The RNA shown here (transfer RNA) has 71 nucleotides and comes from a Patescibacteria group bacterium. The sequence is in RNAcentral, with records from ENA. NCBI's taxonomy places the organism under Bacteria, Bacteria candidate phyla. The prediction has a mean pLDDT of 80. It matches the Rfam family "tRNA". It is annotated as a transfer RNA. Rfam describes the family as follows. Transfer RNA (tRNA) molecules are approximately 80 nucleotides in length. Rfam links the family to the GO term triplet codon-amino acid adaptor activity.

[in-house]
RNA sequence: GCGAGUGUAGUACAAUGGUAGUAUGCGUGCUUCCCAAGCAUGAGACGGGGGUCCGAUUCCCCUCACUCGCU
Numbered sequence: 001g002c003g004a005g006u007g008u009a010g011u012a013c014a015a016u017g018g019u020a021g022u023a024u025g026c027g028u029g030c031u032u033c034c035c036a037a038g039c040a041u042g043a044g045a046c047g048g049g050g051g052u053c054c055g056a057u058u059c060c061c062c063u064c065a066c067u068c069g070c071u
Stems, first nucleotide, its partner, number of pairs: 001070007010024004018054001026042005047063005
């Protein structure tokens, strides 16, 4: 330099053109003599920019970061 892939709560992963979910972690409450466990509830995320579309996390382009391959 060229090509490919990945990017989503603190962490690990889903999903889909129409409200973004699960586990765990975190906050609060209940339970217990206390802790742990358990139960209930709450906050928290689509890498960034642009385009298409009634509507984009999803499709297209650019860009950033990381990984892999070729040279």